[in-house]
A computed fold for an 80-nucleotide RNA from Paenibacillus sp. N3.4, annotated as ZMP/ZTP riboswitch aptamer (pfl RNA motif). The sequence is in RNAcentral, with records from Rfam. The model forms 100% of the base pairs in the Rfam consensus. Its mean pLDDT, the model's own confidence on a scale to 100, is 75. NCBI's taxonomy places the organism under Bacteria, Bacillati, Bacilli, Paenibacillaceae, Paenibacillus. Rfam family: ZMP/ZTP riboswitch aptamer (pfl RNA motif). Gene Ontology terms of the family: one-carbon metabolic process and regulation of purine nucleotide biosynthetic process. Rfam 15.1 lists 3,295 matches to the family in 2,545 species.
RNA sequence: AAGUUGGUAUGUGACUGGCGGAACAUGGGGAACCAUGAGGGAGCAUAUCGAUGUCAGAGCCGUUCGCCUGGGCAAAGGUA
Numbered sequence: 001a002a003g004u005u006g007g008u009a010u011g012u013g014a015c016u017g018g019c020g021g022a023a024c025a026u027g028g029g030g031a032a033c034c035a036u037g038a039g040g041g042a043g044c045a046u047a048u049c050g051a052u053g054u055c056a057g058a059g060c061c062g063u064u065c066g067c068c069u070g071g072g073c074a075a076a077g078g079u080a
Stems, first nucleotide, its partner, number of pairs: 003052010015040002017068006024037005059073003
C1' cells in the first nucleotide's frame, strides 16, 4: 500500500404476508396473495473519519409481542 472492519453522509434498494393484542390505511381476492400510499428496511455503491496490518466471520432484514406462512440479501459450492 491493497484487503478487512466500525461510525457518519448521500444515492440505490430486495423484502415488506395471515391471525390475535397494541397505533397503518384504501380497493380487490381467499388462505398467509395483488395494486397503491405511509412507515420499516438488510444489502450494494461512493465519499469521509477511526481501528487493524495478513488478522476476520457463519449470519442479517419487514413497527412491536405471541402463533404461523412465504421470501430476500450476504456467505459457500457447482456449471457456462